[in-house]
């Protein structure tokens, strides 16, 4: 200094142009003498900014964060 690879819910990860799932997690109910378990309901996300398109989590591009590899010079 040059490259690549990743950034989606509190965590783990799916999704690759057209309603963002799902396990775990919180909360709430049923169940019990009570807790767990269990079953039901609900909770909550696309790094940021721009671009392309009728439409973007997708594709470009630029920043940031994270990881790794080369390379110079002390």
């Nucleotide at each position: 200094g040059c490259c690549c690879u990743u950034u989606u819910a509190g965590c783990u990860u799916a999704g690759u142009g057209g309603c963002a799932a799902a396990g775990c997690g919180g909360c709430a109910g049923u169940u019990u003498u009570g807790u767990a378990a269990a079953c039901u309901g609900u909770u909550g996300a696309c790094g940021u900014c721009a671009g392309u398109u009728c439409g973007a989590u997708u594709c470009u591009g630029a920043c940031a964060a994270a990881g790794g590899g080369c390379u110079c010079a002390a």

A computed fold for a 74-nucleotide RNA from Candidatus Gottesmanbacteria bacterium RIFCSPHIGHO2_01_FULL_39_10, annotated as transfer RNA. Rfam family: tRNA. Rfam links the family to the GO term triplet codon-amino acid adaptor activity. Its mean pLDDT, the model's own confidence on a scale to 100, is 81. The RNAcentral record of the sequence draws on ENA. Lineage of the source: Bacteria > Bacteria candidate phyla > Candidatus Gottesmaniibacteriota.